[in-house]
Context: one part of a larger RNA
RNA sequence: GGCACAUGGUGGAUGCCUUGGCAUCAAGAGCCGAUGAAGGACGUAGGAGCCUGCGAUAAGCCCUGGGGAGUUGGCAACCGAGCUGUGAUCCGGGGGUGUCCGAAUGGGGGAACCCAGCUGGAGUCAUGUCCAGUUACCCGCACCUGAAUAUAUAGGGUGUGUGGAGGGAACGUGGGGAAGUGAAACAUCUCAGUACCCACAGGAAGAGAAAACAAAAGUGAUUCCGAGAGUAGUGGCGAGCGAAAUCGGAUGAGGCUAAACCAUGCACGUGUGAUACCCGGCAGGGGUUGCGUGUGUGGGGUUGUGGGACCAUUCGUCCAGUUCUGCCGGGCUGGAAGACAGUAAGAAAAGACGGUUGAAGUCGAAGUUGGUUGGAAAGCCGCGCCGUAGAGGGUGAUAGCCCCGUAUGUGUAAGGCCGUCUCUGUCGAGUGGGAUCCCAAGUAACACGGAACUCCUGAAAUUCCGUGUGAAUCUGGCAGGACCACCUGUUAAGCCUAAAUACUCCUUGAUGACCGAUAGCGGACAAGUACCGUGAGGGAAAGGUGAAAAGUACCCCUGGCGGGGAGUGAAAUAGUACCUGAAACCAUGUGCCU
Repeated sequence: GGCACAUGGUGGAUGCCUUGGCAUCAAGAGCCGAUGAAGGACGUAGGAGCCUGCGAUAAGCCCUGGGGAGUUGGCAACCGAGCUGUGAUCCGGGGGUGUCCGAAUGGGGGAACCCAGCUGGAGUCAUGUCCAGUUACCCGCACCUGAAUAUAUAGGGUGUGUGGAGGGAACGUGGGGAAGUGAAACAUCUCAGUACCCACAGGAAGAGAAAACAAAAGUGAUUCCGAGAGUAGUGGCGAGCGAAAUCGGAUGAGGCUAAACCAUGCACGUGUGAUACCCGGCAGGGGUUGCGUGUGUGGGGUUGUGGGACCAUUCGUCCAGUUCUGCCGGGCUGGAAGACAGUAAGAAAAGACGGUUGAAGUCGAAGUUGGUUGGAAAGCCGCGCCGUAGAGGGUGAUAGCCCCGUAUGUGUAAGGCCGUCUCUGUCGAGUGGGAUCCCAAGUAACACGGAACUCCUGAAAUUCCGUGUGAAUCUGGCAGGACCACCUGUUAAGCCUAAAUACUCCUUGAUGACCGAUAGCGGACAAGUACCGUGAGGGAAAGGUGAAAAGUACCCCUGGCGGGGAGUGAAAUAGUACCUGAAACCAUGUGCCU
């Protein structure tokens, strides 16, 4: 020096464990904010730090409901001083306080700071000082002022508004909008209207009641799912892209305007002296009340077997009023009754009663039975009991009957939901006529330039933008994939609309052929921490004594660290470098070889 064996050290793999994660399901909730949010800074306890809570009333104040013996949050003990059956601590509901920054909003500013005005108050001889309130901008409404310029308008000012602003994980709609890639290169194409940016909204959004499909037969708003179907198509006919009708399901809901016409307010124009007009007839009376245009309001009206206005006509409960006057007829208005409907659309609030649900909660069965092993029984042997409860967790090893719970019950505030009533809204229905009027205009359509559709401009319909041109009113218009005819369907150029659908920052419950500390969230621990970076940003490592600290009194060596006895404990080779304790690596002892 090597090899072998043994015993140690180092190291922290493995096994076991779990306070933390991941995924899914069900139910809920789906917004917060100038009444100052989200997020922070700084403070705050008798005693330093971090976390949690709270805000100069600062681990808290008041009221109220629950609860019933201890308690002054956690790491985390110790000391001190307290509170508590006159009900504390704790758990719900409501209120109060709530520094400073932050949309940040009195002005400024390098966030958490600096400096003000006005009103009221405290204090001072007075000033300085302090406290409370108020003072940003935009929009709507009302009012007051008010230029060029006479009326006006712009502008300015005051008041007012539970108006705006800012934040939020995904889902949504809209405006912009790539490239790597694929095409085995690459340019049309693809990736993809994706990623990303911006704006805005809601608990969902968007869409939506046929100017739709279809095809000789019919369907009947929209949305979503399965098929149709990788079909028809499209495509340097390459790579690729890729429908619809229809069928089967989920859900189910339909409404309101514009116009014609009538009445009326205002403005402008026009008309005339009785002939217009004042509901018709007769008689009387009035004296510009008329007509046209524009605009506002109320009624009317809403459809495609075309509808409505208009005219005529049939039926229909009662009462009252009204029309310039009287009579007859008619019209109009109001009320009652009755009918229908309703806060989801179309208008819109509130209350009572009943039921149900509902916060913190509450009751809750049955062995601590005899042996046995053990440090410890819940294990094993034996004898019992409960079960609408044998889910689960804890307890010194594996407990239905020890503890917490679990099953079934029970309990109420606010709130939610359902029903009834009060309440609120509406009130005619039909037939006939086809002379007249209306039926959404710088619209449809067309030309050119783009885009969306399966559709890359093509024979290219349909839909949407930009520029220009520019119709018709039912004997009208549009569509059925150029275009024309016939036929069929439908009625654009106004608006609203629940459900079925998408998502999960969040709350509660449950589940797992999900993970178990190099795994599972980056994070089981002071984690978005330490640390790195000017910054945007990047971003760790780190869990386990024991049943219980019983965490080794006392003695000895030592400067200390550390160790030897003694003691605790079942165990100390479980000693705060602590469960198990692999390998590499380093030693010691013994044997063999050189």
Molecule: large-subunit ribosomal RNA, domain I
Organism: Desulfobaccales bacterium